Predicted 3D model of a 66-nucleotide RNA (transfer RNA) from a marine eukaryotic metagenome.
The coordinates come from a structure-prediction model, not an experiment, and the mean pLDDT is 81.
The sequence is in RNAcentral, with records from MGnify.
Rfam family: tRNA. Rfam classes the family as a transfer RNA.
The same sequence occurs in records of 2 taxa.
RNA sequence: GGGUAGCUCAGCUGGUUAGAGCACUGGUCUCAUAAGCCGGGGGUCGGGGGUUCAAGUCCCCCCUCU
Numbered sequence: 001g002g003g004u005a006g007c008u009c010a011g012c013u014g015g016u017u018a019g020a021g022c023a024c025u026g027g028u029c030u031c032a033u034a035a036g037c038c039g040g041g042g043g044u045c046g047g048g049g050g051u052u053c054a055a056g057u058c059c060c061c062c063c064u065c066u
Base pairs, nucleotide, nucleotide: 001065002064003063006022007021008020009019015053024040025039026038027037028036046062047061048060049059050058
């Protein structure tokens, strides 16, 4: 300094309700596959506690990676 979806990562000054790409999956298209197009599922935001009306975001402790 980092830890947020299977992977790579966004997430502003605390506030719409957690997101994108890829992957996966259903459909469409094709003789077929891929690509393209339309749709879908998937997250105890590393763990625990605290502050606050409200925490991924602030504070403390711990674990882990560099």